[in-house]
RNA sequence: AGGGGUAUAGUUUAACGGCAAAACGAAGGUCUCCAAAACCUUUGAUGUGGGUUCGAUUCCUACUACCCCUGCCA
Numbered sequence: 001a002g003g004g005g006u007a008u009a010g011u012u013u014a015a016c017g018g019c020a021a022a023a024c025g026a027a028g029g030u031c032u033c034c035a036a037a038a039c040c041u042u043u044g045a046u047g048u049g050g051g052u053u054c055g056a057u058u059c060c061u062a063c064u065a066c067c068c069c070u071g072c073c074a
Base pairs, nucleotide, nucleotide: 001070002069003068004067005066006065007064010024011023012022013021018054025043026042027041028040029039030038047063048062049061050060051059
């Protein structure tokens, strides 16, 4: 320098263009002599900027970050 991939909650993953979900975690509660486990409730997210569309996590584009491959110099 060229090519490809990934980006969603604190973490790991879903979501065929039409209400953003689950598990773990965190907080509170029930239970218990205390705790653990179990159960109930709550919490919180689409990397950034544009575009297409009635409607975008999803399609297009640029950028940013990370990963992989190829090449150049040393």